The RNA shown here (transfer RNA) has 72 nucleotides and comes from a bacterium. It was read from a public genome assembly.
[in-house]
RNA sequence: GCGGGCAUCGUAUAAUGGCUAUUAUACCUGCCUUCCAAGCAGGGGAUGAGGGUUCGAUUCCCUCUGCCCGCA
Numbered sequence: 001g002c003g004g005g006c007a008u009c010g011u012a013u014a015a016u017g018g019c020u021a022u023u024a025u026a027c028c029u030g031c032c033u034u035c036c037a038a039g040c041a042g043g044g045g046a047u048g049a050g051g052g053u054u055c056g057a058u059u060c061c062c063u064c065u066g067c068c069c070g071c072a
Base pairs, nucleotide, nucleotide: 001071002070003069004068005067006066007065010025011024012023018055027043028042029041030040031039048064049063050062051061052060
């Protein structure tokens, strides 16, 4: 330099056009316990950036950024 893939709460993940973006764990609060842990109930938190298509974009298209793989 060329080609391909990935980017979603702190972490790991689901959702492949449709209205409240899923689940687990962690975190916070409460219950339980003499206390802690475990368990139970509840709560807040995310679509890498910019643009385009569309009534509607996490999803499709383009560019950029970062990471990974291959070729040279």